Large-subunit ribosomal RNA, domain IV from a Pseudomonadota bacterium, 342 nucleotides, folded computationally. Model confidence (mean pLDDT): 88 of 100.
[in-house]
Context: one part of a larger RNA
C1' cells in the first nucleotide's frame, strides 16, 4: 500500500449523481397505535414497559391415587441476590411523511437492464352454425381446435376497481347494396391472312373455289374496380384571421374563410413545456430537484383508453427523525497477501 474485519474524541450526511456503504432497529408478552380505506386493511404502524436468579404465599389445568405424594403445564401477589451488561450467545424489521409509474401474487433479457415493460382477472370488437373459425402438414377418408358447440372457440385492442369514453364516414380498411359504367377465361361469329385445283398472261407474273390453316369486330360473358349507404373500444383525423364591454386589461358578444368535423370532459411547465431556473405559493440560512397553484397545452386529452383511487413494488422522485468513520479528518488494531531480509 491492497484484501477482509474491529474500534474511535467533538461534531452528524457538512459526503456524495444518489446516505452508495457501514452503522442504528431486531425476540417474546402487555400497553398503545393516526390520515386514507375497496371496511379485508393500513398494522409489527407510530410510540412505550418489562424480561435474569433465589425465597415466600397463592389461583388454575392435566397425569396419578380410594385419597394423595410426586411430576408436567399455565398465572397472580410479594420479599431478596449478583454483575458493565438478564431477549447475557447467534440468528432476528431502522421509523415517517408526500408525488410518479403499473391495480395486485408473478414473468422477463441464461452471460452488463426486474423495470413504470410482458403478463393478469375485468372490459370492447370481430369471426366462426360445425367436415365451425383458426391452425400444423407435400399430401390423407390426417391432426390439433374437441371427444368441445355461440355462456363455445379464434383473432385484435384494452388492462383490477370507481367515473368515464365527446365531435368527424371526406380518405383508408371492414360490411351491406346491386340499377348504371368498366370487366377475364370462355362462348360467339361478321370479316381477314396463308396455301393451291383451276383460270388469264409470250413471260415476269396476276386472279383464286372447296378443304385444310393462322387471325378475328359485333354480341353474350362474374367477382373486383367505379357507384349508392353503413360502420371509430377499424387504421386515422379533431382550424385561421379580424372586430368588440364608460381607466386599462380582458372579451361573455359579432364579423369572416376554410374544413368530413375543428378538441367536449378531464388533466396540464406534466416521464409530454421549446422559451425556462415560467410566475405565486409551501419546504431551506441558501432549493435550475420537490409539493401545491396558475394555463400563453412549442407539441395534452379520452380502451395507441382519460382522471381518480385503498393495498401492494429489490421500481422512481423529494423531505424529516433515528444512526453513523460517508464527511470535517484521519488515528489504532487483528489477520491474510504482497515486498525486503532469511
Nucleotide at each position: 500500500c491492497c484484501a477482509u474485519c474491529c474500534u474511535g474524541a467533538a461534531g452528524g450526511a457538512a459526503c456524495u449523481a444518489g446516505g452508495c456503504a457501514a452503522u442504528c432497529u431486531a425476540g417474546c408478552u402487555c400497553c398503545g397505535u393516526a390520515a386514507c380505506u375497496u371496511c379485508g386493511g393500513a398494522a409489527a404502524a407510530a410510540g412505550g414497559a418489562g424480561c435474569g436468579c433465589u425465597c415466600u404465599c397463592u389461583a388454575g389445568g392435566g397425569u396419578g391415587u380410594c385419597a394423595a405424594a410426586g411430576c408436567c403445564c399455565c398465572g397472580g401477589a410479594g420479599a431478596g441476590c449478583c454483575g458493565c451488561a438478564g431477549a447475557g450467545a447467534a440468528a432476528u424489521g431502522g421509523g415517517c411523511c408526500u408525488g410518479c409509474c403499473g391495480a395486485c401474487u408473478g414473468u422477463u433479457u441464461a452471460u452488463u437492464a426486474a423495470a413504470a415493460a410482458c403478463a393478469c382477472a375485468g372490459g370492447u370488437c370481430u369471426g366462426u352454425g360445425c367436415a365451425a373459425a383458426g391452425u400444423c402438414g407435400c399430401a390423407a377418408c390426417g391432426a390439433c381446435g374437441a371427444c368441445g358447440u355461440a355462456u363455445a372457440c379464434a383473432g385484435a385492442c384494452u388492462g383490477a376497481c370507481g367515473c368515464g369514453u365527446g365531435c368527424c364516414c371526406g380518405a383508408u380498411g371492414c360490411c351491406g347494396g346491386a340499377a348504371g359504367g368498366u370487366u377475364a377465361a370462355g362462348g360467339g361469329a361478321a370479316g381477314u391472312g396463308g396455301u393451291c385445283a383451276g383460270c388469264c398472261g409470250c413471260a415476269a407474273g396476276g386472279c383464286g373455289a372447296a378443304g385444310c390453316u393462322a387471325c378475328g369486330a359485333a354480341c353474350c360473358g362474374a367477382a373486383g374496380c367505379c357507384c349508392c349507404g353503413g360502420u371509430g373500444a377499424a387504421u386515422g383525423g379533431c382550424g385561421g384571421c379580424c372586430g368588440u364591454a364608460a381607466c386599462u386589461a380582458u372579451g361573455a358578444c359579432g364579423g369572416u374563410c376554410c374544413u368530413a368535423a375543428g378538441g367536449u370532459a378531464g388533466c396540464g411547465a406534466a416521464g409530454u413545456u421549446c422559451c425556462u431556473u415560467g410566475u405565486c405559493g409551501g419546504g431551506u440560512a441558501a432549493g435550475u430537484u420537490c409539493c401545491g397553484a396558475c394555463c400563453c397545452g412549442c407539441a395534452u386529452g379520452a380502451a395507441u383508453c382519460g382522471c381518480g383511487u385503498a393495498a401492494c413494488g429489490a421500481g422512481u422522485g423529494g423531505g424529516c427523525c433515528g444512526c453513523u468513520g460517508u464527511c470535517u479528518c484521519c488515528a489504532g488494531g487483528a489477520u491474510g497477501a504482497g515486498c525486503u531480509c532469511g
The RNAcentral record of the full RNA draws on ENA.
Rfam family: Bacterial large subunit ribosomal RNA.
Taxonomically the source falls in Pseudomonadota (Bacteria, Pseudomonadati).